[in-house]
Context: one part of a larger RNA
């Protein structure tokens, strides 16, 4: 010097990307417990007190016994327990064991699952909701087939897909693509029929025609999509109003500098001595938006982020002690 452990005056996050790591708290009993809430919870919320030994005096229960009597009273032993007084230690769950707490926001409802050996999550799943296919020799899947699975099941079933508890909702567009239904007419192959190159072979032409296509209709919890310019109110500003181009339709309710906002450290407020942070608003949304789900949400989370209290060698600023290994020196 390195590693491990213990202790530390005063300060107490000034350290740092960040309280990382440490420390605090801790069991049991009693008191007490805000907010929110799906009324179950949150909750061991928070916060406060006690905890060992001796003595005294009570209570309850069990058991034994005495008196008296049918109502009990007393005593002994055992167990549990209330109150009071006293004692010892720095300290009484003295060791081991054993939650730090509170608040705001985001995401995901929750318990659960996952990248064996860099990722445990907001990812996956989930109950619940929705769509579509399927009448049983079902649909779907495996197999060239025989056959098999689903299933010795039968639509309250089985298969496929999407969303993801709950609450509240889920707007407009079928022009494109996909799917479904229809179709007077058109298109449309081979085979077939007829004609034909004098016969054969090989060709040519015409007719008929399935699915499909054209065409018509439906369908967005199917894939997806959801505008621009000009003017206008008696301060200004803004535009309920209006003109025009244009589309299949021009983004509704909500939310909004957001896990989405370029400009941007937007502007205002709160928080700080000071904040590119956080929270609450505003809305000019580069490029939000409704089951590719929108917005809320108690509870839950080794999730992300901000603040406060407590606590501390994280730091100011390092020191001491114990132990271990190695290097160097001496023997």
């Nucleotide at each position: 010097c390195u590693c491990g452990a213990u202790c530390g005056a005063g300060g107490g996050a000034a350290c740092u990307c960040g309280g990382c790591a440490u420390a605090u708290u801790g069991g049991c009993c009693c008191c007490g417990u805000g907010u929110c809430u799906u009324a179950g919870g949150u909750a061991u919320a928070a916060g406060g007190g006690g905890u060992c030994c001796c003595u005294g005096c009570g209570a309850u229960u069990g058991u034994a016994u005495u008196c008296u009597u049918a109502u009990g009273a007393g005593u002994g032993c055992a167990a549990u327990u209330a109150c009071a007084g006293g004692g010892u230690u720095c300290a009484a769950u003295a060791a081991c064991u054993a939650g730090g707490g509170a608040g705001g926001u985001c995401c995901g409802a929750c318990u659960g699952u996952u990248u064996a050996a860099c990722a445990a999550a907001a990812a996956c799943g989930u109950a619940a909701c929705c769509u579509c296919c399927u009448g049983c020799u079902a649909a779907c899947c495996c197999g060239u087939a025989a056959g098999g699975g689903c299933u010795u099941g039968u639509a309250c079933a089985g298969a496929a897909g999407g969303u993801g508890a709950c609450g509240u909702c889920u707007g407009c567009c079928c022009a494109g693509u996909a799917c479904a239904g229809g179709u007077a007419u058109c298109u449309a192959a081979a085979a077939c029929u007829c004609c034909u190159u004098u016969u054969c072979a090989a060709g040519g032409g015409a007719g008929c025609u399935a699915a499909g296509g054209a065409c018509c209709u439906g369908c967005a919890a199917a894939c997806g999509g959801c505008g621009g310019g000009g003017g206008u109110a008696a301060c200004u500003a803004u535009a309920a109003c209006u003109c025009u181009c244009u589309u299949a339709a021009g983004g509704u309710a909500g939310c909004g500098a957001a896990a989405u906002a370029c400009c941007u450290u937007g502007u205002c407020g709160u928080u700080u001595g000071a904040u590119u942070g956080a929270c609450g608003a505003c809305u000019u949304g580069c490029a939000u938006g409704a089951a590719u789900g929108g917005c809320g949400u108690a509870a839950c989370g080794a999730g992300a982020u901000c603040u406060c209290c407590a606590c501390u060698g994280u730091c100011c600023c390092c020191g001491a002690u114990c132990g271990a290994a190695g290097u160097c020196c001496u023997c």